Overview:
This is a predicted structure of a 100-nucleotide RNA (Bacterial small signal recognition particle RNA) from a Phycisphaerales bacterium. The model forms 93% of the base pairs in the Rfam consensus. The sequence was found by an Rfam model in a public genome assembly. The coordinates come from a structure-prediction model, not an experiment, and the mean pLDDT is 76. NCBI's taxonomy places the organism under Bacteria, Pseudomonadati, Planctomycetota, Phycisphaerae, Phycisphaerales. Its Rfam family is "Bacterial small signal recognition particle RNA". The family is grouped with related families in Rfam's "SRP clan".

RNA sequence: GGCUGGGUCCUCUGCAAUGCCGGGCCGCGAACCUGGUCAGGUCCGGAAGGAAGCAGCCAUAAGCGUACUCCGGCAUGUGCCGGAGGGCUACCUGGCUGGA
Numbered sequence: 001g002g003c004u005g006g007g008u009c010c011u012c013u014g015c016a017a018u019g020c021c022g023g024g025c026c027g028c029g030a031a032c033c034u035g036g037u038c039a040g041g042u043c044c045g046g047a048a049g050g051a052a053g054c055a056g057c058c059a060u061a062a063g064c065g066u067a068c069u070c071c072g073g074c075a076u077g078u079g080c081c082g083g084a085g086g087g088c089u090a091c092c093u094g095g096c097u098g099g100a
Base pairs, nucleotide, nucleotide: 001097002096003095004094005093006092007091008090009086010085011084012083013082014081015079016078017076018075019074020073021072022071023070026065027064028063034059035058036057037056042051043050044049
């Protein structure tokens, strides 16, 4: 000096991280227009018993909330981690080889 491979570069994509949103779990949660149980009392009945049912308690709907955890979606340039394609102008590096 030549040939060639790889990397840095660009594009797309995957994964992780971060943020946001939704759902699940959990919690709170309706004086009455949810349910269950319905003290007291009320009603029906000669009685036995029955009916409706307020408060209370329990469970929950709508809704509200949630540190963590689980699932899903979106985004970013945070990783420069993986895959494919592009690019060889420049830089780094490996192999083969020619000359001095």